[in-house]
RNA sequence: GCGGUUGAUUUGAAAAUAACUUAUAUAUAAUCGAAAUAAGGUCGAUUGUUUCUACUCGUUACCGUAAAUAACGAACUAUAAGGACUAUCAGAAUGUUC
Numbered sequence: 001g002c003g004g005u006u007g008a009u010u011u012g013a014a015a016a017u018a019a020c021u022u023a024u025a026u027a028u029a030a031u032c033g034a035a036a037u038a039a040g041g042u043c044g045a046u047u048g049u050u051u052c053u054a055c056u057c058g059u060u061a062c063c064g065u066a067a068a069u070a071a072c073g074a075a076c077u078a079u080a081a082g083g084a085c086u087a088u089c090a091g092a093a094u095g096u097u098c
Stems, first nucleotide, its partner, number of pairs: 004098001008094002010091004020082006026054001029047006040063002048055001056074006
């Protein structure tokens, strides 16, 4: 000096899965029965979804001892859609290893 190779930088293209966002379902709800009682407020079954699963938790209020909880906040699951990311592919130059 030339050629090849390795990964790095850079330009362009670019998935799937997962994640994110949105939408639908369901209201994390209602009904029936039983249980507890201000240190309590729970448990079982059923209904609810073109739908599997889930149907609770926390905080606050309320209930003056009775049978009834209320409000707020938080998702999960199923399905669909969307926009990015990256793997990866190709080119050029730099410079690195051999």